[in-house]
RNA sequence: AGGCAAAACUGUGGAAACGCAGUGACGCAAAGCUACAGGGUCUAAGGCGUACCUACGCACUGACAGCCAGCUACCGAA
Numbered sequence: 001a002g003g004c005a006a007a008a009c010u011g012u013g014g015a016a017a018c019g020c021a022g023u024g025a026c027g028c029a030a031a032g033c034u035a036c037a038g039g040g041u042c043u044a045a046g047g048c049g050u051a052c053c054u055a056c057g058c059a060c061u062g063a064c065a066g067c068c069a070g071c072u073a074c075c076g077a078a
Stems, first nucleotide, its partner, number of pairs: 003028002008023006026066001032071003038068002040064003047058004
């Protein structure tokens, strides 16, 4: 000189977590990429088990990289 864009709101996809678009700007020197390098976290429709009256538990094939992390990298003082 520039870049990205939290929360919230609106619309939309989804069972959900969450994603996409618009508005917005909390912040970020990697807030770039990677979820099949790895760890961790979130959801639980379907599935399984318990319960027996609609509940609870387990667990991805779902999601998150602005949780840690791996890979790559601009300007520029020194």